Record summary
Bacterial RNase P class A from a Bacillota bacterium, 346 nucleotides, folded computationally. Lineage of the source: Bacteria > Bacillati > Bacillota. Of the family's consensus pairs, 96% are formed in the model. It matches the Rfam family "Bacterial RNase P class A". The family's RNA type in Rfam is ribozyme.
[in-house]
RNA sequence: CGAGUAAGCCGAAUGAUCGCGGUUGCCAAACUGGGCAACUGAGGAAAGUCCGAGCUCCGUAGGGCAGGGUGCUGGGCAACUCCCAGUGGAGGUGACUCCAAGGAUAGUGCAACAGAAAGAUACCGCCUGUAAUUUGCAGGUAAGGGUGGAAAGGUGAGGUAAGAGCUCACCAGCGUCCAGGCGACUGGAUAGGCUAUGUAAACCCCAUCUGGAGCAAGACCGAAUAAGGACUUUAAUGUGGUGGCCCGCCACGUCCGGGUAAAGGUCGCUUGAGCCUGCUGGCAACAGUAGAGCCUAGAUAGAUGAUCAUUCUUGACAGAACUCGGCUUACAGGCUUACUCGCUAC
Numbered sequence: 001c002g003a004g005u006a007a008g009c010c011g012a013a014u015g016a017u018c019g020c021g022g023u024u025g026c027c028a029a030a031c032u033g034g035g036c037a038a039c040u041g042a043g044g045a046a047a048g049u050c051c052g053a054g055c056u057c058c059g060u061a062g063g064g065c066a067g068g069g070u071g072c073u074g075g076g077c078a079a080c081u082c083c084c085a086g087u088g089g090a091g092g093u094g095a096c097u098c099c100a101a102g103g104a105u106a107g108u109g110c111a112a113c114a115g116a117a118a119g120a121u122a123c124c125g126c127c128u129g130u131a132a133u134u135u136g137c138a139g140g141u142a143a144g145g146g147u148g149g150a151a152a153g154g155u156g157a158g159g160u161a162a163g164a165g166c167u168c169a170c171c172a173g174c175g176u177c178c179a180g181g182c183g184a185c186u187g188g189a190u191a192g193g194c195u196a197u198g199u200a201a202a203c204c205c206c207a208u209c210u211g212g213a214g215c216a217a218g219a220c221c222g223a224a225u226a227a228g229g230a231c232u233u234u235a236a237u238g239u240g241g242u243g244g245c246c247c248g249c250c251a252c253g254u255c256c257g258g259g260u261a262a263a264g265g266u267c268g269c270u271u272g273a274g275c276c277u278g279c280u281g282g283c284a285a286c287a288g289u290a291g292a293g294c295c296u297a298g299a300u301a302g303a304u305g306a307u308c309a310u311u312c313u314u315g316a317c318a319g320a321a322c323u324c325g326g327c328u329u330a331c332a333g334g335c336u337u338a339c340u341c342g343c344u345a346c
Base pairs, nucleotide, nucleotide: 001342002341003340004339005338006337007336008335009334010333012311013310014309015308016307017306018305020041021040022039023038024037025036026035027034043317047328048327050326051325052324053323054322055214056213057212058211062247063246064245065244067210068209069208070207071206072086073085074084075083076082087101088099089098090097091096102205103204107203108202109199110198111197123145124144125141126140127139128138129137130136131135153171154170155169156168157167158166172195173194174193175190176189177188178187179186180185218267219266220265221264228256229255230254231253238252239251240250241249274294275293276291277290278289279288280287281286312315
């Protein structure tokens, strides 16, 4: 100097004029709408609605089944399919990145084509015997060849009629034992035992978790209505009770009809599992503690806009609607830190 990897930040700025929402204070008003001042007013993703919660309601929130979620180990967290650290594997020269990462020896299913054969077989071949040459028949074989992603674990030697873990040596996998580690797992030993593919992102098995509905949840005020009608005198073999089924529990005479819930107002509605700084503990994610540190939208037909001037990074993706922790997706241009690789110079 160039190319990368990981993390973080900004994302038009300044001034003037006019116009908007909220809070507080003062003034005015009394049907309520107003005036002035101060402070404040969209995001890193507000998007997706993919997970998890806080909160609200459901007298079943109790037990179970089905269903659904998760799936290497340990830790974090209110919790999670998230985050941190590791283990194993894959990619990359590397910094680093990614993994749908339990079980195929519980069972079932599927695997095109090729090939003799894909839960065990013999097409070619090799060996032995027989027949009259070519060739045919009988028996043995799974070492060689062919097909294929995969064909009785691999290489070599001995042995054999020819061969085969048949025997031996060295190995791979499973198993067993020893050592280290909280653990996933790692290292070593053993040759005494065994080795028939893949697929569970197929059904399934194992472990573990799991009530439901959702701020259009819900609470209150106001308003409105038909002292409603019929049947029955028994309350369970019935009906109902916030996904399905069963058990339990609870409530209840049955049927018909009308009003409300619609339209209106107030609350929910923003002080939080909050942010910032210091110290302590921890590899870290985080946790604890201290602070005469901070308060930063609460709209409800839905608020921050318009004009002018100047500057330069010439302005990207894009607008809250109960709140928060994540993940995913989009993003013009600019800046910072650390690390890796290459080139050059000293």